A computed fold for a 143-nucleotide RNA from a soil metagenome, annotated as SAM riboswitch aptamer (S box leader). The model forms 88% of the base pairs in the Rfam consensus.
[in-house]
RNA sequence: CUUAUCCAGAGAGGUGGAGGGACCGACCCUUUGAAACCUCGGCAACCGAUUAGCCAUCAGCAAUCAGCGUUUUGCUGACAGCGAGUACGGUGCCAAUUUCGGCAAAUAAGAAUGGCAAUGCCAUUCAUUAUCUGGAAGAUGAG
Repeated sequence: CUUAUCCAGAGAGGUGGAGGGACCGACCCUUUGAAACCUCGGCAACCGAUUAGCCAUCAGCAAUCAGCGUUUUGCUGACAGCGAGUACGGUGCCAAUUUCGGCAAAUAAGAAUGGCAAUGCCAUUCAUUAUCUGGAAGAUGAG
């Protein structure tokens, strides 16, 4: 840099001794012990490995045929794809949706200003709010 995923899931002990949740804001976690390291355990199934099944293609053999070709069927092998599994190897992960938001659009509400045929309606705008969509950034895998 490219690409896939990110609302699921899974923690104890020891060392350590004040921070941590990437950044900013908010909000959380934390001396009832943060980060980091070690041990053991677990989650998941990205990559490799392995495997019941489905299926495309190719090759060989046999049958179908009086014979060749075609077609069809069966068996075997190779390989691509789909899907289900195992957890052996390489990673990853084990508070909170990537904790929520950040940028943009749409819709609704609110506020301000203005207009009009005025207890209302319409238009414009926004350091406002909510919902939703897309994006950005980040993390992890694979290349």
The RNAcentral record of the sequence draws on MGnify.